Description: Predicted 3D model of a 72-nucleotide RNA (transfer RNA) from a Candidatus Micrarchaeota archaeon. The coordinates come from a structure-prediction model, not an experiment, and the mean pLDDT is 84. Rfam family: tRNA. The family's RNA type in Rfam is transfer RNA. Taxonomically the source falls in Microcaldota (Archaea, Nanobdellati).

RNA sequence: GGGCGUGUAGUCGAAUGGUAAGACGCUAUCUUCGCAAGGUAGAGAGUGAGGGUUCAAAUCCCUCCACGUCCA
Numbered sequence: 001g002g003g004c005g006u007g008u009a010g011u012c013g014a015a016u017g018g019u020a021a022g023a024c025g026c027u028a029u030c031u032u033c034g035c036a037a038g039g040u041a042g043a044g045a046g047u048g049a050g051g052g053u054u055c056a057a058a059u060c061c062c063u064c065c066a067c068g069u070c071c072a
Base pairs, nucleotide, nucleotide: 001071002070003069004068005067006066007065010024011023012022018055026042027041028040029039030038048064049063050062051061052060
């Protein structure tokens, strides 16, 4: 330098064009003498950045960035 892949909550990780799941973690509460475990409830992300297509984009297209991998 070129090809391919990945980028979504604090962490992991779904969502193949129609209001962004789930788990762990966090908060409150119940239970306990207290802690842990467990039950219940709750908060927390608009998807790496920018642009485009579309009535509608995490999803399709373009450019860039970061990381991984292969080739040179």